RNA sequence: CGCUCACGCUCGGGGCGCAGGCCUCCCGCCUGCUGAGACGCACCCGUCGAACCUGAUCCGGCUCGUACCGGCGUAGGGAAGCGCGGCCCAUCGAGC
Numbered sequence: 001c002g003c004u005c006a007c008g009c010u011c012g013g014g015g016c017g018c019a020g021g022c023c024u025c026c027c028g029c030c031u032g033c034u035g036a037g038a039c040g041c042a043c044c045c046g047u048c049g050a051a052c053c054u055g056a057u058c059c060g061g062c063u064c065g066u067a068c069c070g071g072c073g074u075a076g077g078g079a080a081g082c083g084c085g086g087c088c089c090a091u092c093g094a095g096c
Base pairs, nucleotide, nucleotide: 002096003095004094005093007083008082009081010080011046012045013044014043016040017033018032019031020030021029022028052077053076054075058071059070060069061068
């Protein structure tokens, strides 16, 4: 000096269920369960992409359960760029 990773910034993508109670019902609210996240200036993910969607009101196991495990799945889709210049401070990530 270059590349990659990490990190940071900006931008973008994504999901939000189940049970019980209140309410005539709906809407809505409250409580609880799982989870990173159940509507949060949050969380997760961004092509080396199982974040998430479709198949799928799927199949098998297990369970009080839609929680959990496996399959489907070398299936089909799925959201990226930058880290330049000047000054100051501190230290100067990792690998090749």
The RNA shown here (TPP riboswitch aptamer (THI element)) has 96 nucleotides and comes from a Polyangiaceae bacterium.
Model confidence (mean pLDDT): 76 of 100.
It matches the Rfam family "TPP riboswitch aptamer (THI element)". Rfam describes the family as follows. Vitamin B(1) in its active form thiamin pyrophosphate (TPP) is an essential coenzyme that is synthesised by coupling of pyrimidine and thiazole moieties in bacteria.
The source organism's lineage runs through Bacteria, Pseudomonadati, Myxococcota, Polyangia and Polyangiaceae.